[in-house]
This record gives sequence, C1' cells and structure tokens, in this order.
RNA sequence: GGAGUCGGACGGGUUAUCGCUGCGGGCCAUCGGCCCGGAGAGGAAAGUCCGGGCUCCGCAGGGCAGAGCGCUGGGUAACGCCCAGGAAGAGUGAUCUUCGGACAGUGCCACAGAAAACAAACCGCCUUCGGACUCCGGUCCGACGGUAAGGGUGAAACGGUGGGGUAAGAGCCCACCAGAUGCCACGGUGACGCGGCAUGCUUGGUAAACCCCGUUCGGAGCAAGACCAAAUAGGGAAGCAUUUAAGGUCGGCCCGGCCGCUGCUUCCGGGUAGGUUGCUGGAGGUCACGGGUAACCGUGAUCCUAGAUGAAUGAUAGCCCCCCUGCAAAGGGGACAGAACCCGGCUUACAGUCCGACUCCACUA
Repeated sequence: GGAGUCGGACGGGUUAUCGCUGCGGGCCAUCGGCCCGGAGAGGAAAGUCCGGGCUCCGCAGGGCAGAGCGCUGGGUAACGCCCAGGAAGAGUGAUCUUCGGACAGUGCCACAGAAAACAAACCGCCUUCGGACUCCGGUCCGACGGUAAGGGUGAAACGGUGGGGUAAGAGCCCACCAGAUGCCACGGUGACGCGGCAUGCUUGGUAAACCCCGUUCGGAGCAAGACCAAAUAGGGAAGCAUUUAAGGUCGGCCCGGCCGCUGCUUCCGGGUAGGUUGCUGGAGGUCACGGGUAACCGUGAUCCUAGAUGAAUGAUAGCCCCCCUGCAAAGGGGACAGAACCCGGCUUACAGUCCGACUCCACUA
C1' cells in the first nucleotide's frame, strides 16, 4: 500500500416564525378561554417470532393427549437468548457454519440403473453338459449353476492397496492403512481428548417422516382488570289511585277478600354510551470500585427521560455540518422508518460517518 474477518459508537446541529399533545403556574370565568414556563419517538419504536413481569379465570395430586426445545458447562426473572468450551465441516488465515438417537421399530429414497438395502446377475469372467465348426490349439451358440474382481448407471452400489488363494472370485486368508465395537489406563466438572489391548466386526441416506429418549409448558390477555355512571327499554321493592283490569284462588254459585293487572310517584340493583384508573420510577440509565476468561453479578455515587386514544410529537426559512457534480460561482442530495401496559432477546430494513482488534499478500528499512 492492497485485500479481507470480527466487534463497537453515531445516525444531522442551531436559530426564528406558525402549529399540535400532556404537565406546572397565573388571569378572566357559565361551558370554557387567554398568557407564561418547561417536556414531547427509535436503533430498530417494525415483524409480533420467542421469554418474563403484571391482570383475570382455573387449580388436591398424578397421568394421557398436544406443543416447544435438544453437544457440555455457566449467566439470567426467564428464554428457542448470551458467554466460554467440545466435535464435525468450510477457508491459506483472521474467522464462519452445524449439533440427541438411523443395530428399538415402521416408512420413504426422484431420474438413471440388472439391483437403492436381512442387496442385486445387464455386460463380462468361470465350471459342467449339449450342439455346430475346426488348421485339433480351440472358437461359436444354447442350458443348469458359480462369481460383486472388471465394465456400465447413479448424489449414493455393502472398506482401500498389495500378496496368497481359487475353476473364476470373494476378509476366504495374510501384511499395511482407514473405521467400528468391547475392555483398560491417564487428563478434564463435563462434552470430549489421548494411549494400549482384543475382535475380520466393515454397519448407505433421511428424524423441519412417523417414532424413541431427555426436558419444559394450565388458559386468556391492557379490547387484561378495577371504579364512577346518562338517556331509552326492561327487572325488583314500597306507597297511592282506578275498574276501562284478561284471569287465578278461597269445595260449587253469589257477595266479599287475596294475588294479579293498569296508571302515577319514590327508592334499589344490573348494565350500555361516556368518563376515570391501570399508565409509566423501572429485572431503569451513567460513572467508579470489586469479583469473574467472559456473559454477568455485587457495592457506592449520581440522573429522571413521551404517555396520546378518529390517537400529539409537525411545517417553513436562514446559517453551519456530511456526501455528489463543478476550476470557481453555484446546484443537487442526507437513509430505514413513527411509541400504544412494561421489560429481556431474536429476526428483518437502513443514505452515510467514525473507532478498535485481528488475518493474508506485496514492498521498504
């Protein structure tokens, strides 16, 4: 100097004018209005994908079903998150990606291919038998068999190389290499690592297919929930009045009584509209010290930082800042995107700027 890997910070500033939503103070005051002061979106407020707080309902305990998660250790309120490590894979490297079980059982494996899983005989190779031909060495054709060494298909064909062996072959046998299983020893909290011995044991893939093992989970959500509470309609109680009051009951009938009915008044309760609350000071931020490799934890000091609800947080102009074009003057551009009960994560979007650590290549001293 070039090419990269990982992590972190920021994500326009300021002034003026006009507006919007809460809060505090003051004035006028019937509803309410006016003035002053101060506050007013993010790193993702997003997707609503996980986890928790909080609220209501349910709940003796356990199980089935269902769903999530899945190497080990740690962190945390909790997690599918984070940190540290292990193994396998990719990369020259910094670094990145993935993660229970495929001899418990079942299923599936396109196309091609003879055969896709307790393997398979298409070509080839070999024995035997039969036939034909013959230069008598064999050659060709057919049949019963043997053979996974060779060819061919495929992403994948049941260890590799060499030798022995055989009719031809084959871990059939042997040597070496690779792996598997079992046992033992050492290191590590552990995943696991490392070494030795034995056994020819050589085992396809797929679990985001069913499934098995381990582990976690009660349900619904701020439109949760709590409080106040109009009009209209309907419910209950009391009182008064009426017979235009259907009807029931007092054994039948009459009278009468009671209930009921109708109207008015008063009271009570549920609940709708509407309003208040929940609502923002919290697993909170910053700094210092201490513990820890780290995530994180502890102690102390300090700070207060939106709470709307047909839903505020905006617009315009000047100057400055950054980027692009341009000799200059000047011109153009400044992303993704907007809280809705609150936190911890993950994922996704993003113009541009800055910082740190590390790797590789080339050159110079």